This is a predicted structure of a 72-nucleotide RNA (transfer RNA) from a Patescibacteria group bacterium.
NCBI's taxonomy places the organism under Bacteria, Bacteria candidate phyla.
The coordinates come from a structure-prediction model, not an experiment, and the mean pLDDT is 80.

RNA sequence: GGGGGCGUCGUACAGUGGUUAGUACAGCGGUCUCCAAAACCGCUAACGUAGGUUCGAUUCCUGCCGCCCCUG
Numbered sequence: 001g002g003g004g005g006c007g008u009c010g011u012a013c014a015g016u017g018g019u020u021a022g023u024a025c026a027g028c029g030g031u032c033u034c035c036a037a038a039a040c041c042g043c044u045a046a047c048g049u050a051g052g053u054u055c056g057a058u059u060c061c062u063g064c065c066g067c068c069c070c071u072g
Stems, first nucleotide, its partner, number of pairs: 001071007010025004018055001027043005048064005
């Protein structure tokens, strides 16, 4: 240089065009307990970025940025 894959709460993942973007762990609050742990209930928090297509984009297309893999 060329080709391919991936970017979603703090972390690991799901979601492949339409209502409020979900799950687990973590965090915070509560119940329980003499205290704590465990368990249970609740809450917080996210679509890399800029455009395009569309009535409507996390999802499709393009550029850029970052990470990973293959290769001259």